[in-house]
RNA sequence: GCUCCCGUAGCUCAACGGAUAGAGCGCCUGUCUUCGGAACAGGAGGUUGCGUGUUCAAAUCACGCCGGGAGCG
Numbered sequence: 001g002c003u004c005c006c007g008u009a010g011c012u013c014a015a016c017g018g019a020u021a022g023a024g025c026g027c028c029u030g031u032c033u034u035c036g037g038a039a040c041a042g043g044a045g046g047u048u049g050c051g052u053g054u055u056c057a058a059a060u061c062a063c064g065c066c067g068g069g070a071g072c073g
Stems, first nucleotide, its partner, number of pairs: 001072007010025004018056001027043005049065005
C1' cells in the first nucleotide's frame, strides 16, 4: 500500500429496516444474616465510534473519516 471483518451499558454479547435498544456478569438499594457471602426482589447506567446521505421510518442500508483485528505484498 491492497483486500476482508469488527466498533451497541463498566466487561462479554444480542436485536428481520418498524413497539420504549435488551441479556449475562459487574455496580447500587432492599429482604434475609450477628457480620459478610449466597439466594430473592428492585434500581441506576446507552448521542448504537464520528459525520453526511437514502427512507414514512436507520443500531441495521450507502459513502467518507477515526479506531481495532486478520490476510496479502

The RNA shown here (transfer RNA) has 73 nucleotides and comes from Candidatus Chisholmbacteria bacterium RIFCSPHIGHO2_01_FULL_52_32. Its mean pLDDT, the model's own confidence on a scale to 100, is 80.